[in-house]
Context: one part of a larger RNA
Molecule: small-subunit ribosomal RNA, central domain
Organism: metagenome
RNA sequence: CUGGGCGUAAAGAGGGCGCGGGCGGUACUCUAAGUCGGGUGUGAAAGGUCCUGACUCAAUCAGGAUAUGUCAUCCGAUACUGGAGGACUAGAGGGCAGCAGAGGGAGGUGGAAUUCCCGGUGUAGCGGUGAUAUGCGUAGAUAUCGGGAGGAACACCAGUGGCGAAGGCGGCCUCCUGGGCUGUACCUGACGCUUAGGCCCGAAAGCGUGGGGAGCGAACCGGAUUAGAUACCCGGGUAGUCCACGCCCUAAACGGUGGAUACUAGGUAUGGGGGGUAUCGACCCUCUCCGUGCCGCAGUUAACGCUUUAAGUAUCCCGCCUGGGGACUACGGUCGCAAGAUUAAAACUC
Numbered sequence: 001c002u003g004g005g006c007g008u009a010a011a012g013a014g015g016g017c018g019c020g021g022g023c024g025g026u027a028c029u030c031u032a033a034g035u036c037g038g039g040u041g042u043g044a045a046a047g048g049u050c051c052u053g054a055c056u057c058a059a060u061c062a063g064g065a066u067a068u069g070u071c072a073u074c075c076g077a078u079a080c081u082g083g084a085g086g087a088c089u090a091g092a093g094g095g096c097a098g099c100a101g102a103g104g105g106a107g108g109u110g111g112a113a114u115u116c117c118c119g120g121u122g123u124a125g126c127g128g129u130g131a132u133a134u135g136c137g138u139a140g141a142u143a144u145c146g147g148g149a150g151g152a153a154c155a156c157c158a159g160u161g162g163c164g165a166a167g168g169c170g171g172c173c174u175c176c177u178g179g180g181c182u183g184u185a186c187c188u189g190a191c192g193c194u195u196a197g198g199c200c201c202g203a204a205a206g207c208g209u210g211g212g213g214a215g216c217g218a219a220c221c222g223g224a225u226u227a228g229a230u231a232c233c234c235g236g237g238u239a240g241u242c243c244a245c246g247c248c249c250u251a252a253a254c255g256g257u258g259g260a261u262a263c264u265a266g267g268u269a270u271g272g273g274g275g276g277u278a279u280c281g282a283c284c285c286u287c288u289c290c291g292u293g294c295c296g297c298a299g300u301u302a303a304c305g306c307u308u309u310a311a312g313u314a315u316c317c318c319g320c321c322u323g324g325g326g327a328c329u330a331c332g333g334u335c336g337c338a339a340g341a342u343u344a345a346a347a348c349u350c
Base pairs, nucleotide, nucleotide: 003322004321005320006319007304008303012318014201015200016199017198020195021194022193023192025088026087028085029084030083031082033081034080035077036076037075038074039073040072041071048066049065050064051063052062053061054060091191092188093187094186095184096183097182098181099180103177104176105175106174107173108172109171110154115149116148117147118146119145120144121143125136126135162169163168206247207246208245209244210243211242215241216240220236221235222234223233258317259316260315261314262313263312266295267294268293269292270291271290272289273288274287275286276285299306300305323350324349325348332343333342334341335340
């Protein structure tokens, strides 16, 4: 080096864009680098294998043949791969006509609710729990009515629903903007797939500067509970949660399932298009493309299960695993303001 694997046993990078690299559609012509055949040369000796011989045999020794392996050169073959050329349209992209959507960014705006403030009514309780207590309240609370302030989140619609590469996205309106699907077959003519490194995005928590602060609420302070109670329950409550800008870069970042392409019974539900049929029209019926679920044949799997959204059958490319602990560690490097992140051992031990 060769192997076997990666849903749950160790193992898919959190996600994307993409240089280099690897791989790559249909038919034709040329070439002959890879590939294949033949010739020549080379392929030391010893050793190996076979044959023959010598020491009585064997080991051993001698002679001959041959093979493994490599390269060079010449001649030839041209299916496949490569190279060159022109061509094609089924991949890919574009045009045109439509469609759906919490996709993203910015600005504005609405109602309900909580809290607080002011005023009215009103009086002794309220609140909270398994039960209490702390707490609030005669300086007038809770309850109720009117007015005001402010912050955050958007009930119903709502879905087994939709959109996005992932993280994620939900009141309404406007502006800017990305992607997707369907129909057509008008254009380009393989322009494709994947991707080490690189770049970008990346929940929550956390960090920096400045704002904001209603509710909630780590830490913290009380009250309970308890043997104790640094908890679970209750009353408070700071950071934070929110905004702007800049960092951090992690996760059970999960479908625990990398991406692309093709193929392989069906049934059913649902979201978005299109065609046919039907009809005055909507519905209905039926076909088809894209998505999201459930059930299920073949197949597969250690089993569980998966099953056209594969974990089936195949090809291409990337990432990763190789007994448990030590160890998502140490040291070193890189990055970070820090917290730390990333890369990642060994001794020892079972």